[in-house]
This is a predicted structure of an 836-nucleotide part of an RNA (large-subunit ribosomal RNA, domain II) from Aegilops tauschii subsp. strangulata. The RNAcentral record of the full RNA draws on Rfam. Its Rfam family is "Eukaryotic large subunit ribosomal RNA". On this family, see Yusupov et al., Science 2001: "Crystal structure of the ribosome at 5.5 A resolution". Clan: LSU clan. Gene Ontology terms of the family: structural constituent of ribosome and ribosome.

Context: one part of a larger RNA
RNA sequence: CACUGCGACGGCCUGCGGGCUCCCCAUCCGACCCGUCUUGAAACACGGACCAAGGAGUCUGACAUGCGUGCGAGUCGACGGUUUCUGAAACCUGGGAUGCACAAGGAAGCUGAGAAGCGGGAGGCCCUCAUGGGCCGCACCGCUGGCCGACCUUGAUGUUCUGUGAAGGGUUCGAGUUGGAGCAUGCCUGUGGGGACCCGAAAGAUGGUGAACUAUGCCUGAGCGGGGCGAAGCCAGAGAAAACUCUGGUGGAGGCUCGAAGCGAUACUGACGUGCAAAUCGUUCUUCUGACUUGGUACUGGGGUGAAAGACUAAUCGAACCAUCUAGUAGCUGGUUCCCUCCGAAGUUUCCCUCAGGAUAGCUGGAGCCCAUUACGAGUUCUAUCAGGUAAAUCCAAUGAUUAGAGGCAUUGGGGAUGCAACGUGCUCGAACUAUUCUCAAACUUUAAAUAGGUAGGAUGGCGCGGCUGCUUCGGUGAUCCGUGCCACGGAAUCGGGUGCUCCAAGUGGUCCAUUUUUGGUAAGCAGAACUGGCGAUGCGGGAUGAACCGGAAGCCGGGUUACUGUGCCCUACUGUGCGCUAACCUAGAACCCACAAAGGGUGUUGGUCGAUUAAGACAGCGGGACAGUGGUCAUGGAAGUCGACAUCCGCUAAGGAGUGUGUAACAACUCACCUGCCGAAUCAACUAGCCCCGAAAAUGCAUGGCGCUGAAGCGCGCGACCCACGCCCGGCCAUCUGGGCGAGUGCCAUGCCCCAAUGAGUAUGAGGGCACGGCGGCCACUGCAAAACCCGAGGCGUGAGCCCGGGCGGAAUGGCCGUCGGUGCAGAUCUUGGU
Numbered sequence: 001c002a003c004u005g006c007g008a009c010g011g012c013c014u015g016c017g018g019g020c021u022c023c024c025c026a027u028c029c030g031a032c033c034c035g036u037c038u039u040g041a042a043a044c045a046c047g048g049a050c051c052a053a054g055g056a057g058u059c060u061g062a063c064a065u066g067c068g069u070g071c072g073a074g075u076c077g078a079c080g081g082u083u084u085c086u087g088a089a090a091c092c093u094g095g096g097a098u099g100c101a102c103a104a105g106g107a108a109g110c111u112g113a114g115a116a117g118c119g120g121g122a123g124g125c126c127c128u129c130a131u132g133g134g135c136c137g138c139a140c141c142g143c144u145g146g147c148c149g150a151c152c153u154u155g156a157u158g159u160u161c162u163g164u165g166a167a168g169g170g171u172u173c174g175a176g177u178u179g180g181a182g183c184a185u186g187c188c189u190g191u192g193g194g195g196a197c198c199c200g201a202a203a204g205a206u207g208g209u210g211a212a213c214u215a216u217g218c219c220u221g222a223g224c225g226g227g228g229c230g231a232a233g234c235c236a237g238a239g240a241a242a243a244c245u246c247u248g249g250u251g252g253a254g255g256c257u258c259g260a261a262g263c264g265a266u267a268c269u270g271a272c273g274u275g276c277a278a279a280u281c282g283u284u285c286u287u288c289u290g291a292c293u294u295g296g297u298a299c300u301g302g303g304g305u306g307a308a309a310g311a312c313u314a315a316u317c318g319a320a321c322c323a324u325c326u327a328g329u330a331g332c333u334g335g336u337u338c339c340c341u342c343c344g345a346a347g348u349u350u351c352c353c354u355c356a357g358g359a360u361a362g363c364u365g366g367a368g369c370c371c372a373u374u375a376c377g378a379g380u381u382c383u384a385u386c387a388g389g390u391a392a393a394u395c396c397a398a399u400g401a402u403u404a405g406a407g408g409c410a411u412u413g414g415g416g417a418u419g420c421a422a423c424g425u426g427c428u429c430g431a432a433c434u435a436u437u438c439u440c441a442a443a444c445u446u447u448a449a450a451u452a453g454g455u456a457g458g459a460u461g462g463c464g465c466g467g468c469u470g471c472u473u474c475g476g477u478g479a480u481c482c483g484u485g486c487c488a489c490g491g492a493a494u495c496g497g498g499u500g501c502u503c504c505a506a507g508u509g510g511u512c513c514a515u516u517u518u519u520g521g522u523a524a525g526c527a528g529a530a531c532u533g534g535c536g537a538u539g540c541g542g543g544a545u546g547a548a549c550c551g552g553a554a555g556c557c558g559g560g561u562u563a564c565u566g567u568g569c570c571c572u573a574c575u576g577u578g579c580g581c582u583a584a585c586c587u588a589g590a591a592c593c594c595a596c597a598a599a600g601g602g603u604g605u606u607g608g609u610c611g612a613u614u615a616a617g618a619c620a621g622c623g624g625g626a627c628a629g630u631g632g633u634c635a636u637g638g639a640a641g642u643c644g645a646c647a648u649c650c651g652c653u654a655a656g657g658a659g660u661g662u663g664u665a666a667c668a669a670c671u672c673a674c675c676u677g678c679c680g681a682a683u684c685a686a687c688u689a690g691c692c693c694c695g696a697a698a699a700u701g702c703a704u705g706g707c708g709c710u711g712a713a714g715c716g717c718g719c720g721a722c723c724c725a726c727g728c729c730c731g732g733c734c735a736u737c738u739g740g741g742c743g744a745g746u747g748c749c750a751u752g753c754c755c756c757a758a759u760g761a762g763u764a765u766g767a768g769g770g771c772a773c774g775g776c777g778g779c780c781a782c783u784g785c786a787a788a789a790c791c792c793g794a795g796g797c798g799u800g801a802g803c804c805c806g807g808g809c810g811g812a813a814u815g816g817c818c819g820u821c822g823g824u825g826c827a828g829a830u831c832u833u834g835g836u
Stems, first nucleotide, its partner, number of pairs: 033048004049836006059194002062191003066187006074100002079094003104111002116144005123136005145178003148174003151170003197335002200332001204325006216298004221294003224290001226258003229254001233250007262287001264285001267283002270281002301317001303313002338770005348361001350359003362508002364505006371498001376496003380493002382457005392447001393445001399441003404436001406434002411431005417425002461487007469479001471478001512534003516530002519527002540551003555733007566722002568707003574720001576719006589709001600694003604691006611684003621678005627651001629649001632646003657672001661670002734760003739755004771825001773822009790808004795804003
């Protein structure tokens, strides 16, 4: 150097390759829209088209608890000084002001505290082999004293006659004392003052601006074409004795008339109605010499002006507009922004010009303190003991109500009889009485539960001895207290690991439902109470659906097995098994609450109870008889079994009612009860309760959940199997928390490491730990070889808030850790601004 083989790395290609993670489409199952007030919202309750940015417990001085820090009977440091680029900040030093604390009490004058004892006590010391015994005893708790001041009382000594106030007592009061604990400062939480979490009134006050709109007054201003009617006055003529009258003209009055301009605005309820217009346009209409139209001027906010409507006063009027007080106040409405972990409510008590709200107690959290298994405690039981007047019961017990007869020794009222009369006799109806009988009571009761409730179950105890006292007693009697000796089988059971105590503080102070008890009400998904349990604040399996019913409460997963409910199909699981019942054509039935049905009825069917009949032949069926006294008596127009009233016997019979119905004007006739022939074995009545039926009529079409189901897939009673919940059991992981162990030979982390057990729901609220944003300080990094922001990812990590990474785009800043400060986190507020 060449060839060959093997191995490693890289690139490319290939593959129904494997895994992690994710997207799109389709199917099946589950699944109502968030926020909010509310007992209760998916609501035919309100806010909400969508996106971006902004947007709400803040700051300050005062106080309270707690936790820290500095000094400590003190503490802070006004002021001055040094330093300094600084009107600073920071630092050092002197001095020791004010404040607070170190002394209280009293309205005040004013007066003014000292080593107390007992019991329980963590712990320490001593003795003992040990159980155990003895001693000292912090903090703190309980009890009893002393002292100080106030108040009541007492009043020695001395005295200047004002006063002083020794020793003593008290059942009184004090935020006192009895070997100081405070001051300053930081943080959390809370309170109250400030705009005080944010937005929001109707109002109130002060000072100004407006009469270009409009209301009204005034004015040496301005304007109003043309017709019609024709007042007064005047002229002429005629008549008349006169007063005067008549005729024809002239004249030009008038809130007169027709109508143009002008001013207005009746109808179409026309056009328009995001208009030409925040009042217009068209046609129609009113008025048009006047209380006319217009110009100028005057009067204004509790004021003006008003032919008066609370009208008008600049699109504003039952008090204009503008600015300020003012970020006015609102017990009212709405909103109030990141995550995880632990605990976890109340709708009740009392008071309030209280009922839409507060305070107070309760319920809850946090911070601690104090102890340790014979201590302490309990939504439990047992034992002992106590109180009670509900349920029940009673009414021949009291009180009150109440039905029915019975009795006659005495009492009494009414009516008869006899009698002249009689508290004479005799009859009768009552009252009352007596012994019975029926039925009752929240405000009756002799009796009297169950449940519920109180107390006790020992050392702070039991027994004995001695003492104090102004209490008590006839009394050294007793009671209280003090001292002391003895007694340990620790004087029921079960259960707890935590219980007890202190301080601070939130939310709540609308409740609702169910079983049972209960009040009002005809009743109510009505109103008001009690006990307990739930919903509220709570998901899960079941009840088709569903706040509260049944089962059962929940970290994230896997396996097993059940509860309630179910097992024809929808739909996981026996068209299982056994015995009965039910046939239901307006419309069978089908599972707590619960989504309705009653009185009453049925010869539908199935059971039961009880009473009858029946081989001396029932019941049913088909036949026969069903007579006589007599047309019973009365009443009646009539009444012969059968309109009505009374009575209801007797004969013959196998049997036949002085009559069960039909019938007649009244009779008649038929029939029934009753007897009997044939037949040959069971039959009849009343009551009761299962299913079924009737009773049972409403408005969109209809609901055992649907389909459907009939020896059920219905109803009742059994038996077995099976299905599945986040329940229970087992295993793994996460978090919280009790308990236990670890200081070792060589760096760090005890805020660390290791082990066992238990627990895990949650609205309002509380507590703890984290994530993210912006500024500043310190330390360390990154960046034109590409920072931040933004976009994409079928990348990773974390329970999560979020963090890291890769690629793209981009083109100059940025990040981590430790601190510190805060105008620090959005989905909502008919939120604000911009965009779509």